[in-house]
RNA sequence: AGAGUUUGAUCCUGGCUCAGAUUGAACGCUGGCGGCAUGCUUUACACAUGCAAGUCGAACGGCAGCACGGGGGGUAACCCCUGGUGGCGAGUGGCGAACGGGUGAGUAAUGCAUCGGAACGCGUCCUGUAAUGGGGGAUAACCUAUCGAAAGGUAGGCUAAUACCGCAUACGUCCUGAGGGAGAAAGCGGGGGAUCGAAAGACCUCGUGUUAUAGGAGUGGCCGAUGUCGGAUUAGCUAGUUGGUGGGGUAAAGGCCUACCAAGGCGACGAUCCGUAGCGGGUCUGAGAGGACGGCCCGCCACACUGGGACUGAGACACGGCCCAGACUCCUACGGGAGGCAGCAGUGGGGAAUUUUGGACAAUGGGGGCAACCCUGAUCCAGCCAUGCCGCGUGAGUGAAGAAGGCCUUCGGGUUGUAAAGCUCUUUCAGGUGGAAAGAAAUCUCCCGGGUGAAUACCCUGGGAGGAUGACGGUACCAUCAGAAGAAGCACCGGCUAACUACGUGCCAGCAGCCGCGGUAAUACGUAGGGUGCGAGCGUUAAUCGGAAUUACUGGGCGUAAAGCGUGCGCAGGCGGUUGUGUAAGACAGAUGUGAAAUCCCCGGGCUCAACCUGGGAACUGCGUUUGUGACUGCACAACUAGAGUACGGCAGAGGGAGGUGGAAUUCCGCGUGUAGCAGUGAAAUGCGUAGAGAUGCGGAGGAACACCGAUGGCGAAGGCAGCCUCCUGGGCCAGUACUGACGCUCAUGCACGAAAGCGUGGGGAGCAAACAGGAUUAGAUACCCUGGUAGUCCACGCCCUAAAUGAUGUCAACUAGUUGUUCGGUGAGGAGACUCAUUGAGUAACGCAGCUAACGCGAUAAGUGUACCGCCUGGGGAGUACGGUCGCAAGAUUAAAACUCAAAGGAAUUGACGGGGACCCGCACAAGCGGUGGAGCAUGUGGCUUAAUUCGAUGCAACGCGAAGAACCUUACCUGGACUUGACAUGCUGGUAGUAGAAUCCUGAAAGGGAGACGACGGUCGCAAGACCGAGCCAGCACAGGUGCUGCAUGGCUGUCGUCAGCUCGUGCCGUGAGGUGUUGGGUUAAGUCCCGCAACGAGCGCAACCCCUGUGGUUAGUUGCCCUUAUUCAGUUAGGCACUCUAGCCAGACUGCCUGUGAUAAGCAGGAGGAAGGUGGGGAUGACGUCAAGUCAGUAUGGUCCUUAUGUCCAGGGCUGCACACGUGCUACAAUGACCGGUACAAAAGGAAGCAAGGCCGCGAGGCGGAGCUAAUCCCCAAAACCGGUCUCAGUUCGGAUUGGAGUCUGCAACCCGACUCCAUGAAGCUGGAAUCGCUAGUAACGGCGCAUCAGCUACGGCGCCGUGAAUACGUUCCCGGGUCUUGUACACACCGCCCGUCACAUCAUGGGAGCCGAUUGCACCCGAAGUCGUUGAUUCAACUAGCAAUAGAGAUAGACGCCCAAGGUACGAUUGGUGACUGGGAUGAAGUCGUAACAAGGUAACC
Repeated sequence: AGAGUUUGAUCCUGGCUCAGAUUGAACGCUGGCGGCAUGCUUUACACAUGCAAGUCGAACGGCAGCACGGGGGGUAACCCCUGGUGGCGAGUGGCGAACGGGUGAGUAAUGCAUCGGAACGCGUCCUGUAAUGGGGGAUAACCUAUCGAAAGGUAGGCUAAUACCGCAUACGUCCUGAGGGAGAAAGCGGGGGAUCGAAAGACCUCGUGUUAUAGGAGUGGCCGAUGUCGGAUUAGCUAGUUGGUGGGGUAAAGGCCUACCAAGGCGACGAUCCGUAGCGGGUCUGAGAGGACGGCCCGCCACACUGGGACUGAGACACGGCCCAGACUCCUACGGGAGGCAGCAGUGGGGAAUUUUGGACAAUGGGGGCAACCCUGAUCCAGCCAUGCCGCGUGAGUGAAGAAGGCCUUCGGGUUGUAAAGCUCUUUCAGGUGGAAAGAAAUCUCCCGGGUGAAUACCCUGGGAGGAUGACGGUACCAUCAGAAGAAGCACCGGCUAACUACGUGCCAGCAGCCGCGGUAAUACGUAGGGUGCGAGCGUUAAUCGGAAUUACUGGGCGUAAAGCGUGCGCAGGCGGUUGUGUAAGACAGAUGUGAAAUCCCCGGGCUCAACCUGGGAACUGCGUUUGUGACUGCACAACUAGAGUACGGCAGAGGGAGGUGGAAUUCCGCGUGUAGCAGUGAAAUGCGUAGAGAUGCGGAGGAACACCGAUGGCGAAGGCAGCCUCCUGGGCCAGUACUGACGCUCAUGCACGAAAGCGUGGGGAGCAAACAGGAUUAGAUACCCUGGUAGUCCACGCCCUAAAUGAUGUCAACUAGUUGUUCGGUGAGGAGACUCAUUGAGUAACGCAGCUAACGCGAUAAGUGUACCGCCUGGGGAGUACGGUCGCAAGAUUAAAACUCAAAGGAAUUGACGGGGACCCGCACAAGCGGUGGAGCAUGUGGCUUAAUUCGAUGCAACGCGAAGAACCUUACCUGGACUUGACAUGCUGGUAGUAGAAUCCUGAAAGGGAGACGACGGUCGCAAGACCGAGCCAGCACAGGUGCUGCAUGGCUGUCGUCAGCUCGUGCCGUGAGGUGUUGGGUUAAGUCCCGCAACGAGCGCAACCCCUGUGGUUAGUUGCCCUUAUUCAGUUAGGCACUCUAGCCAGACUGCCUGUGAUAAGCAGGAGGAAGGUGGGGAUGACGUCAAGUCAGUAUGGUCCUUAUGUCCAGGGCUGCACACGUGCUACAAUGACCGGUACAAAAGGAAGCAAGGCCGCGAGGCGGAGCUAAUCCCCAAAACCGGUCUCAGUUCGGAUUGGAGUCUGCAACCCGACUCCAUGAAGCUGGAAUCGCUAGUAACGGCGCAUCAGCUACGGCGCCGUGAAUACGUUCCCGGGUCUUGUACACACCGCCCGUCACAUCAUGGGAGCCGAUUGCACCCGAAGUCGUUGAUUCAACUAGCAAUAGAGAUAGACGCCCAAGGUACGAUUGGUGACUGGGAUGAAGUCGUAACAAGGUAACC
């Protein structure tokens, strides 16, 4: 620091996603050790049990229990008595319990943070000052009685105090009317020489306590300023409310409370309401600014089952206190009682999820106490959990036979891999054994000083010595022993993103963060091997920040991507010209206070290091106080004129409003003329018209709109404004002078205007024209077209308030090259004038530099540069929708979401493809012609049907006389049946085999096959031989063979097609951000991207052409089997002879727009001509660019994968491929006279021939047979027909046509039944030129005629491939059909129009709105009731302390009770807000193959859109 993802590709916009860091986490797999931290985020849910706040006998009366002592009894055990001592249950009293600990429900301010303030309090503590005198009456405990189940009481009696109450005194203190008045206390303990006392003690002294008061320290209460979440679909809120006065109340200010008075107070700088939330130091992230969070630790606040209340106290409205109400739980004898873990553990529940019912007060701290000491779930420790951070280990070195095994393999090898084993070492950690800290020095005791004091007591204090005290824990740490010994996993490996192969699976199973993988060769699923990353962890999930400049302060945008309000005016707000003076609010600088500690950072220190702990520093960007400065902003004052405005003089204009007026045209009405049509359309029809239309002439009525001028023009803020005239009226521009003196710009809310359509009321209504009707079109046509036609369009008044209200461009001002046109002014020059030129303003247009922009484009009228203010945007859909509010008569407008869903949606440009877009060009493409097909019969192929099988493939052009250049068996792949199993065929290995291999022949059988089987071998080496071994063969077995089984969508090769169309590309350069363009486009020309010219291109390649073959002319060479002019010769080029000619087949020549004329740019070329056998590629062939169609072929061959293996292989017989209601393609033969038949007669080329071609001859009507010369072939053989000549037929289903059928034959072949060809005799079908439609052909072509060949025993050949013979017609031309090429244009297409895509309906699922209602929650107002309690009133009840009194009693004071105010919970009624649910209903979204249409994208077939 970026990356993936929209496209065929590109740039941009824009969202989604990923890589990082982090966590109080959870889950999955795995797990050795230690240190340091953390650990109910959910139900502020409910809690069993234990513990968490007591202590003081030096305040008190006492003595239940324990111990000691004493006394008594008893043999003893033991019992009884005794407060005497240690002590102490319960009690009185004091202090504490308001701390410590927990939690975050509530709280948006009564809170918190920072900084200030004044009207306050305070137990304990510290420092002072002054005191501590003298009395009194009670009461618990206890005893007695008694009630109750219990909890707990009641009555009587006794008693103490540092408990309680008076009195005295009053330095301070408080009150005051300034005279005065008021108000305290408590003792306890230690020691002691003299004196007194019977004793206790007095007395002295010390300590401690108590009282009053002052100050302090510290702490708490209160007030202010600033900051502190979201919602305006919450805009108004407020009655003690805001202020004042009097009073009350408090420790204290204050409406804190109360009475009266006034009517205020808060709010767009967001009140009120709703939702959410403890706040801060800080934590996480980030470069920072920010964003998110507030667990642990620290500070503050709030709470303690829920709600209310007070009491006590220095302090509470009190977590482990009280009272009341409520809910819940427990006990109960049913009468009544008890309780509150959000303390520590722990339990249940909830949840994805969070620990032990541990040890100790040893340390630190707290409470009490003189102290010893006691208490302390604070705390310190231990336990559990990989929850996090940090550290360590699981060994180190050597070791190639690169072991075995695994995996892969091209079978060679590679990899795992120095990895292992082996050898040599080490011993951290864990384990065993032994040693062993620091944390602990105070209190205490003793000694020595100092203080107090009469004192060597006591006490306080300083120093020294001594001893005691450890939960953790025999822990850290150290030593030692043994042995590599006990210790590695997890995720990932298609791209992003480091890491690849095999097998399995086969759109299944599954994966997935995004893009996306999987439909038989998956690096993406699962497994394995290997690899990569991290490592006692690793992944996943959740969450936060980052990346995201994707809310943009730093740091974004708004012409077309989302985004400028339709337009103006304008209050608040924001911003604001020049100069001076003052001020000091902002600003800047210095000083100072504060900004707690911890955290972060820096430098040190301590645990072996680190994490962690710790010392110091810096920092805490903030706030306050104060001093200074005076540039800038603000404020005040004074001035100025450049902004703005006013007056005066001119100018232009469809600017607005009102009134009047004009002509043309349409329509209607009347009359005349006149006759059969008019109107309308692609074509028609509806409609009008003989009752007289249309046409035409005249006259009239009425409404609406204003031709020409007219424009790229003018005016207006926009919407918008157009005949002419008049009146009223707004704004603008120009020129110059005077005046005002910043009066300005922008503008949320607001106000005004605002096309068309629409609404209301009343008019008006010619034309046009939604709706509607009819006619057409159509599959349909609720449309487009036609005929009609009502609202409306027009006017007046009132609403509506929206438009693609657009320049898709907010307003204002400034600056920044030019050129050209035009409108309206000014100035100057010229001209007689019309007018022209120059210049200067204001508009309005076209280009264009710089610059900007994603590009397109903008470019002084900015989308450039810098500024002020407003509005708006933040992915697509849902949706400008729902709900709520506001406005409206309504229609509707405005404001404006969410759930859910997708990974895109989008802009500009590029290349293609396409268009019922355009331009140009070509082709038997059309046209012009000739002949066919489509009708018939037959042949052949295909589909379909049938079948046991009718084998398979080919399927628009580019399948269909195609693979097949030959299906009776074979072929043959199919079917039925019968057989074989190492096999019909190949190679290798192992074992066996000697009468072996083979085999005449026989049996069975349809054959194959099965069985029997006379006879009967061979090669090599060794050996005399017998024989042995090896080989060939055979048998058995194992590897394997075999497959026309599948996949042409795994492939090679070959082929078809566009298309013999003229195209397809590259290098360098240039242009463009880029895809890409240029070149290759343009002007000509060509068959051609053929050539020329031009040009930011210059060159080149594959194609075109040429080179090759055949053919057309000539020359030359060569003449046998060819030829024969000349010479002989023959029946005959037969022979001799010859090679001139023909011919054959080699080599050359020839044609190149070379020459001429014209034309064209003088070019390329074109037209004509000459010469020439041939003339403009002479004719034909071969030759097929980059590519397209997943085109065809696994059945020609090859081949990956896969499947079968006594069968999907192999063999055999028979059948089938030939089946036939039908449909199509390709052909043949015909329908006849340009003919048929008969007779006669002539002329080819190119092929083929030895299992062959076969002459002449003979036989047969014929197919053919007999026989066979010649020929290995320019030698021999096979060979023409149409044509021509003559004759018959005479338009007829015929002397046309030949199908079909009967009979008889021939040939091939093992065999012609299914199922061959041919011949003869007989038979003699359809068919009389073929509907819609459609094919071929442009010259030696079409058409017609025959001949040959391959395959082949024969043949279905009428097919295919060739050959020659005869031999035409037509082309004006490119409008149209088809195909193609080039340029251009539009595009929402790119699988590319056989594209894309919209809406209803149907089905499924999901979320959501409405909904008669129903059920809650929160809240407001009103009323009722009103516990406890404070306060007030009363107080006849009751009362020891004080006063009076002998007393009774009275007084003072207090008090039970009652009443009153306030008030929690509760009740009733009516609202408001909000959640859930609801028959039915509305739209929305999503979902491989549903229905109907075809709306949009091309002129999308009616341009589209608002």